Source information:
The prediction has a mean pLDDT of 75. A computed fold for a 265-nucleotide RNA from Virgibacillus sp. LDC-1, annotated as Bacterial large signal recognition particle RNA.
């Protein structure tokens, strides 16, 4: 160098967490690379660091140690979102007050504010005038009889003349009934302001006088001042994210190296 058997390793690993420390179970990230029992209110060891009990494989592609690349975790750093708490005596927003030499709209030399005079608007009294009802006038109508006048017929008294009483009709008229343009009297009244007298005069409105330039109304802004923790804004907490030229651990590859024992050719 080759072939045979067998031994040591090996039959996943890492992260965090937990632990005095290791290691499992249990999350989680790679990755396919035995079985059974114990295990989080843990489970079993002691830096020789799972316990216990079977199997497979075997000195090299496969162990064992270096290196590098590096999934990924974890810790700081940053940034920015979610939430909780506190803050009105830093502060914005927002409520509210007061202020003024300011804005802004309207008016105003066709005279503003102001002052003054006469009136009206208010109140009462008396009158008037309108309305509204009455009632009178006026026309019609209206009385079988118990109005009036004239009363035909007829009746009555008288010898006659004449006279008497009256129905009916007619005309008028009483109570009464309808009408009415008007006139006249009563009576009322949130009519009217028409006379007229006295009151009143805070406000409004009309007319004239004097002054000679502002007056008026709200919000906005501006300054104070008090107030409000919903927002924004400090502080501080606490949760997930991304991000790192910072730290740390590190799988799987890849490179190099290194490692027994027998026997037999």
């Nucleotide at each position: 160098c080759c072939g045979u058997g067998c031994u040591a390793a090996g039959c996943g690993g890492g992260g965090a967490g937990g632990u005095a420390g290791c290691g499992g179970u249990g999350c989680c990230c790679u990755g396919u690379a035995c079985u059974c029992g114990c295990a989080a209110u843990c489970c079993g060891c002691u830096a020789u660091a799972g316990c216990g009990a079977g199997g497979c494989c075997g000195a090299a592609u496969u162990c064992c140690u270096a290196a590098c690349c590096g999934a990924g975790g974890u810790g700081g750093g940053c940034u920015g979102c979610c939430u909780c708490a506190u803050g009105g005596u830093c502060u914005g927003c927002c409520u509210u007050a007061a202020g003024g030499a300011a804005u802004u709209g309207g008016u105003g030399u066709u005279g503003a504010c102001g002052u003054u005079u006469a009136g009206g608007u208010c109140c009462u009294g008396c009158g008037c005038a309108a309305c509204a009802g009455a009632a009178a006038c006026c026309c019609a109508u209206g009385a079988a009889c118990c109005c009036u006048g004239u009363c035909a017929g007829g009746u009555c008294c008288g010898g006659a003349a004449g006279g008497a009483a009256g129905c009916a009709g007619c005309a008028g008229u009483a109570a009464g009934u309808g009408g009415u343009c008007u006139u006249u009297u009563c009576u009322g009244u949130g009519u009217g302001c028409c006379g007229u007298a006295g009151g009143g005069u805070u406000a409004c409105c009309u007319a004239g006088a004097c002054u000679g330039a502002g007056c008026c109304a709200u919000g906005a802004a501006c300054u104070u001042a008090a107030g409000u923790a919903a927002c924004g804004c400090a502080u501080g907490g606490g949760g997930a994210a991304g991000u790192u030229g910072c730290a740390u651990c590190g799988a799987c590859g890849u490179u190099a190296g290194g490692u027994g024992c027998a026997c037999g050719g």